[in-house]
RNA sequence: CAAUGAGAAAGGCAAACCUGCCGCGAGGCAGGGCCGCAAAACCACGGGCCUCUUGUUAACAAGAGGUGGCCGGGUUGCCCGU
Numbered sequence: 001c002a003a004u005g006a007g008a009a010a011g012g013c014a015a016a017c018c019u020g021c022c023g024c025g026a027g028g029c030a031g032g033g034c035c036g037c038a039a040a041a042c043c044a045c046g047g048g049c050c051u052c053u054u055g056u057u058a059a060c061a062a063g064a065g066g067u068g069g070c071c072g073g074g075u076u077g078c079c080c081g082u
Stems, first nucleotide, its partner, number of pairs: 003082003012037002017032006035069001041075003045072003048067008
């Protein structure tokens, strides 16, 4: 330096839920809370799922958003062992 394994040590994040705020909504932010996570750090490129708008008899199509704790992918990172 690279790959890989675990979480021993030092630590980190924070699901559901509650409160307040923002948003048409999915959802986001802050506080509390700790289900879990070896990248549960960052990034919407691809897929999936979710929301909104328009057109359409309906299906369906198009557009605009959300989700990184749905998956893939990219970038970066702590300690120990091999």
c-di-GMP-I riboswitch aptamer from a Syntrophomonadaceae bacterium, 82 nucleotides, folded computationally. Model confidence (mean pLDDT): 80 of 100. Taxonomically the source falls in Syntrophomonadaceae (Bacteria, Bacillota, Clostridia, Eubacteriales).